RNA sequence: ACGGAGAGUUUGAUCCUGGCUCAGAACGAACGCUGGCGGCGUGCUUAAUACAUGCAAGUCGUACGAGAAAGUCUGGCUUCGGCCGGGCAAGUAAAGUGGCGAACGGGUGAGUAACACGUGGGUAAUCUGCCUUUGAGUUUGGGAUAAGCCUCCGAAAGGGGGUCUAAUACCGAAUGAUAUCUUUGGAUGGCAUCUUUCAAAGAUCAAAGAAGGGGCAACCUUUCGCUCAUAGAUGAGCCCGCGCACCAUUAGCUUGUUGGUAGGGUAACGGCCUACCAAGGCUGCGAUGGUUAGCCGGCCUGAGAGGGUGAUCGGCCACACUGGGACUGAGAUACGGCCCAGACUCCUACGGGAGGCAGCAGUAGGGAAUAUUGCGCAAUGGACGAAAGUCUGACGCAGCAACGCCGCGUGGAUGAUGAAGCUCCUUGGAGUGUAAAAUCCUGUCAGUGGGGAAGAAACGGCUGAGGAGUAACUGCCUCAGCUCUGACGGUACCCGCAGAGGAAGUUCCGGCCAACUCCGUGCCAGCAGCCGCGGUAAUACGGGGGGAACGAGCGUUGUUCGGAUUCACUGGGCGUAAAGGGCGUGUAGGCGGAUUUUCAAGUCAAAUGUGAAAACCGGCGGCUCAACCUCCGGCCUGCAUUUGAAACUGUUAAUCUUGAGUACGGAAGAGGAGAGUGGAAUUCCAGGUGUAGCGGUGACAUGCGUAGAUAUCUGGAAGAACACCGGUGGCGAAGGCGGCUCUCUGGUCCGAUACUGACGCUGAGGCGCGAAAGCUAGGGGAGCAAACAGGAUUAGAUACCCUGGUAGUCCUAGCCGUAAACGAUGGGCACUAGGUGUUGGGGGUGUCGACUCCCUCAGUGCCGAAGCUAACGCAUUAAGUGCCCCGCCUGGGGAGUACGGUCGCAAGGCUGAAACUCAAAAGAAUUGACGGGGGCCCGCACAAGCGGUGGAGUAUGUGGUUCAAUUCGAGGCAACGCGAAGAACCUUACCUGGGUUUGACAUACACCGGACAACGUCUGAAAGGACGUCUCCCCUUCGGGGGUCGGUGAACAGGUGCUGCAUGGCUGUCGUCAGCUCGUGCCGUGAGGUGUUGGGUUAAGUCCCGCAACGAGCGCAACCCCUACCCUUAGUUGCCAUCAGGUAAUGCUGGGAACUCUAGGGGGACUGCCAGUGAUAAGCUGGAGGAAGGUGGGGAUGAUGUCAAGUCAUCAUGGCCCUUACGCCCAGGGCUACACACGUACUACAAUGGCCGGUACAGAGGGCUGCAAUGCCGCGAGGUGGAGCUAAUCCCUAAAACCGGUCUCAGUUCAGAUUGGAGUCUGCAACUCGACUCCAUGAAGUCGGAAUCGCUAGUAAUCGCAUAUCAGCACGAUGCGGUGAAUACGUUCCCGGGCCUUGUACACACCGCCCGUCAAGCCACGGAAGUUGGGAGCACCCGAAGUCGUUUGCCUAACCGCAAGGAAGGCGGCGCCUAAGGUGAAACUGAUGACUGGGGCUAAGUCGUAACAAGGUAGCCGUAGCGGAAGCUGCGGCUGGAUCACCUCCUU
Repeated sequence: ACGGAGAGUUUGAUCCUGGCUCAGAACGAACGCUGGCGGCGUGCUUAAUACAUGCAAGUCGUACGAGAAAGUCUGGCUUCGGCCGGGCAAGUAAAGUGGCGAACGGGUGAGUAACACGUGGGUAAUCUGCCUUUGAGUUUGGGAUAAGCCUCCGAAAGGGGGUCUAAUACCGAAUGAUAUCUUUGGAUGGCAUCUUUCAAAGAUCAAAGAAGGGGCAACCUUUCGCUCAUAGAUGAGCCCGCGCACCAUUAGCUUGUUGGUAGGGUAACGGCCUACCAAGGCUGCGAUGGUUAGCCGGCCUGAGAGGGUGAUCGGCCACACUGGGACUGAGAUACGGCCCAGACUCCUACGGGAGGCAGCAGUAGGGAAUAUUGCGCAAUGGACGAAAGUCUGACGCAGCAACGCCGCGUGGAUGAUGAAGCUCCUUGGAGUGUAAAAUCCUGUCAGUGGGGAAGAAACGGCUGAGGAGUAACUGCCUCAGCUCUGACGGUACCCGCAGAGGAAGUUCCGGCCAACUCCGUGCCAGCAGCCGCGGUAAUACGGGGGGAACGAGCGUUGUUCGGAUUCACUGGGCGUAAAGGGCGUGUAGGCGGAUUUUCAAGUCAAAUGUGAAAACCGGCGGCUCAACCUCCGGCCUGCAUUUGAAACUGUUAAUCUUGAGUACGGAAGAGGAGAGUGGAAUUCCAGGUGUAGCGGUGACAUGCGUAGAUAUCUGGAAGAACACCGGUGGCGAAGGCGGCUCUCUGGUCCGAUACUGACGCUGAGGCGCGAAAGCUAGGGGAGCAAACAGGAUUAGAUACCCUGGUAGUCCUAGCCGUAAACGAUGGGCACUAGGUGUUGGGGGUGUCGACUCCCUCAGUGCCGAAGCUAACGCAUUAAGUGCCCCGCCUGGGGAGUACGGUCGCAAGGCUGAAACUCAAAAGAAUUGACGGGGGCCCGCACAAGCGGUGGAGUAUGUGGUUCAAUUCGAGGCAACGCGAAGAACCUUACCUGGGUUUGACAUACACCGGACAACGUCUGAAAGGACGUCUCCCCUUCGGGGGUCGGUGAACAGGUGCUGCAUGGCUGUCGUCAGCUCGUGCCGUGAGGUGUUGGGUUAAGUCCCGCAACGAGCGCAACCCCUACCCUUAGUUGCCAUCAGGUAAUGCUGGGAACUCUAGGGGGACUGCCAGUGAUAAGCUGGAGGAAGGUGGGGAUGAUGUCAAGUCAUCAUGGCCCUUACGCCCAGGGCUACACACGUACUACAAUGGCCGGUACAGAGGGCUGCAAUGCCGCGAGGUGGAGCUAAUCCCUAAAACCGGUCUCAGUUCAGAUUGGAGUCUGCAACUCGACUCCAUGAAGUCGGAAUCGCUAGUAAUCGCAUAUCAGCACGAUGCGGUGAAUACGUUCCCGGGCCUUGUACACACCGCCCGUCAAGCCACGGAAGUUGGGAGCACCCGAAGUCGUUUGCCUAACCGCAAGGAAGGCGGCGCCUAAGGUGAAACUGAUGACUGGGGCUAAGUCGUAACAAGGUAGCCGUAGCGGAAGCUGCGGCUGGAUCACCUCCUU
């Protein structure tokens, strides 16, 4: 020392920049819902709008004159109605003269940007009533006047005249100082004028009494007054330093202005005012102008520094209906005074008058919004008074308002069957919840009945005592006793009584942010502070239940600070995020080398004064606590004065040389300006040769050319630019500068000495330079080339390409002043590892030399350490570490726009906003994806081949159409001979019709009844319905129980109904592609990277090597199956070599176990061997051997993931829906339709063929509701019949091929569709709608456009066979074998994929993103002929009241004077100034305005495709032209351009 927290939101993810938003605190608040009590506070923030009514400033009779009335008592008179008088009321009320007060207190914040305020000083330039101190005095005269009375005018307000009177009212005289002034002389001090003080002389100036007491009186005395002075206190005036809001799109302002002299004026200085003289004064340290605003103590917030604010309380200022003015007074230019003008309101007899709530209440109005026309002077304070006292809307209290802060209560304990209700639910239960009920208690607050304060002590009165003073007394002062006074209020507080009785809500519950579920809704209704929720399973909407938070309140809105280090002093930045001026020169300013010295401004220390009180902080104390209040201390970070220190900054003086500069000697250079000059090339002109094309493009065309081009040679002309050298080479401040020579000229570097002695750095404004384009005038014009024209391209092509072509490009003179004017990096100085090139100079070493090496200074590159950075990167040429100065930034868009100003001939430049709108916009890097980017590699991907599809007919599937229905699903590859391995009924889900309702099916309960089943009859299309026959079982304690079936009822069944985007499971696809990951470590702030990249190699992330990685997992491979060879074992149903037997023949038989084969087990192949190659590795190439050779061939096997891929109709399943129907049963129909389109197949178009005859050879499967032989019948399908076979035994069971014959190129002896007829088989049933057979019929089709598919070897092609499904139905599917090719140079291209790399504005990931016009709606803004307001200023006119000045007119008690008259004053007149008013011209500012301009937002509009990849013409900047639009083109510039090559440089 007590003090500092963050979060959400940009992205696929990350870091950073940056804005938006939230959590906190506060309020004079308002609004919504709710509301028990008390204490203390607070309460028109808006209309300084207008005000009805009442009150808010009076008092003094001890300053003065005068002085009622009602009433009552009484006297007299009376016409009995009354009249006159006296006492009391009463020296009272009211009024008047006079004094004091009214300048305080109270209100408000309009004005004011100022010495208004704050703070500290000055007043030697001032005043100050009442109060205090001290001194002196208070003498003597005079004339009026109000009130009153009389009278007049007026509606009133009010006024005039006459007459009387008093004073503490007014006036004269006297006296008079330490007062004031003048003069003279002296002293002190200071700050210039001067101040203070002493002495002397002269001049000027005053007053008032009242009350009490004593005394016969004169007179004395007391108190309160009065006068002159003195000192103080208090209050006020004036002056000064410093502080105190925004705008420069306000840059110049000023004539009493700045100063002087003289005068006037004031309490006082002063241009405060006047005259004259001079020409000054203020301003970038912000004048002048505009806008806004009372200032402060404080209050709110904040860690603080700050920021905001100026309610209540306190200090100051200003104002009082608006503007002006003075009077009185100590004090005012006066809130409840006066005069004038104006607006408004009221009265009026129309002549004239009255008024001012921003005092307290209150009213209207305005507004989201702010109270009672209350009580009292009891307390505190104030005015007057000698006092009693009077007055006091100041104040004290009460009333209203949850407006704020604080306190209290709405009960406490026990209480489980965890009641009921409600909610949820997996139906078991869970929650609300000890919560309630119930039992036992308590008694705050409110209610009621009693008691009952403090706030009160003074003053005063009465009594007594003492004291000073007096001659003495009264009076005065002090003390003691008694007495008098309370609005609040019968209030606070205390006691009693009864009874849990009268007293809880509000917001929230997706994240931030504590708190979760159900239902409803279905991008609707709605929510929302930000992000965002809602499109059928919403913790985000609405309701219910539950929960969280706070609680007589809780939320919302508004505002302020905080968080926000988001204006950064504390405490930010500028290479790429917003931000370095295009470059220099230089003014003001800021900053400044070394040594000594002076001063003490800054700085530091101490002391003193001040910093009001309240507030704040700490502590004690008082209200029961607290809020609140009292007291004490701290604090008030500031300012001023005095004293001191002297390091640092500054100042003074002096010195120095290292910063800076000068001289001298060398050096390099596209530095600048001017003049001259050269060659190559292009074009043009002339001529020669020469002939049909040239030119141009991706390809064309326009164009040129037979009138001779292009080509080529010679000669000539003109203009512009300077190849090679040439180079991250040079020079220059930047822009920029390139042939050669000359002239003039600027800067730089190096070397060594000498000189000057801080002369330096930076630099707001200013001035100069400043590419290209553009402008003006005059030249020039070869080439190139905006605009323009033509030709192409294209959907279009105002473009890219081509042919032409004008401004312009060039020169001279002058403008313009901008660029990606870039190193996107301001300048200067210093410090902080190195390495390596190169340019210019100097030195050293070696060498005869060319030259080499080393050191050094100045430039210019690259790579890198530390450090820095968000990262990328920078790194002695800093973006490192420090100092100095300048410029600039503060979310994106609107917008570098508008308006204003300024510059320009113009184009335009510079300066430069706001409304509105969004929640982002950016930077760097990461992982992917993508590219009409790159590299490497693979694949029947292309190529090389073979055969097809697309054309025909048919089959089949799909779309479409049709239909009562044509059930549903599948949709690029990866739907379409797919689900379906087989729709006549069934299937079947669809349609029509007929039926049925616990159901065709499951479980369980209750009741009733019996078996059920089966059979028969009738009806019906059937299902079904009706009727009939027959009829239970087991156990038993004989009561009954169990099982089974039927009926009834209620639970429930059932659904191929919806959602594959709620799901499981299964499947497709990329892809059998080689990938996908993890642990630990390491790197990185992080996302992530590394490993997995690299060099080789492989089919492979396969292996080897290397490597901050080391290992591992899922994949690859292998292990598994089939197949190819061998061995072994075993031989039946298989086999038959040898032996034997038999037959017409046959392994037929005995037998054999050799072979084939079967099916078990083994072997075999592993780059094992050799050679070459390769890094000696992995491997590759070739060879040997081998049946097989480099994964031998084939299969099974499918990583992490992608496609919200497919399937709710296989199945399962959440939710929703139907329940006499969307369930179930049945018959018939449909799924088979048919102008058409597509996919997949079959059969063909023929002679490598068709047909006929003959002859061969498989494998794999299947077979009892089956396969079926031989035989017989039928042309045939098939029939009959049945041997054999539950299968290596029997059966189904081959075709191409081969041999021979025929056909001879035709729509045929090809092809077989279609149709007619006749049949067979299956089946309850072949009509819709089966297959097959025979006879007859004999369509299209003669090899198929664009396009497109499959296949690399036992493969394609071709040939048949079998099986599943199945009663039957196969051109399909799945398998099997037979015959059996061609080609692959190769990886440029198409497609797909893998790895690495690159760019990216993509991440829903290129089917991405995105730009501009046009059209529509909404919003704000600019311009605009004008229209209409406002405030301020200027000029002129008029000019109230009033001060001042002046005055020949009129009037006048006090003084002078014998008088006349004078002095003095007043009225009136005049003059200056001047408010309001009027007129005029201009400026500023606001509102509005037909029309017009762009901008923003919205939605699924229209046209194109500009940008992001090389974005398909790289993009962008400046400028000019052009075009519907994005845009295009020219000129110059930039890299913030990909790719390839070369040069150069660097690293190893």

About this RNA:
Small-subunit ribosomal RNA from an uncultured bacterium, 1548 nucleotides, folded computationally. The sequence is in RNAcentral, with records from ENA and SILVA. Its mean pLDDT, the model's own confidence on a scale to 100, is 84.